[in-house]
RNA sequence: GGGCGCGUAGCACAACGGUAGUGCAGCCGCAUGAUAAGCGGCCGACGAGAGGUUCGACCCCUCCCGCGCCCA
Numbered sequence: 001g002g003g004c005g006c007g008u009a010g011c012a013c014a015a016c017g018g019u020a021g022u023g024c025a026g027c028c029g030c031a032u033g034a035u036a037a038g039c040g041g042c043c044g045a046c047g048a049g050a051g052g053u054u055c056g057a058c059c060c061c062u063c064c065c066g067c068g069c070c071c072a
Base pairs, nucleotide, nucleotide: 001071002070003069004068005067006066007065010024011023012022013021018055026042027041028040029039030038049063050062051061052060
């Protein structure tokens, strides 16, 4: 330099173009003599960034940043 993939909640990951979810963590409660486990609930991300297409974009297109793998 070229190709491909990834970037979404504190962490790890989902999501046919049509309300952005799950687990863990955190908080509250149930239960216990008390913990742990378990059960119920709550909280939390405008989607790395900027444009474009579309009635509508995490998803499609362009640019840009970072990381990883392969080739040279």
Transfer RNA from a Polyangia bacterium, 72 nucleotides, folded computationally. The prediction has a mean pLDDT of 85. Lineage of the source: Bacteria > Pseudomonadati > Myxococcota > Polyangia. Its Rfam family is "tRNA". Gene Ontology term of the family: triplet codon-amino acid adaptor activity.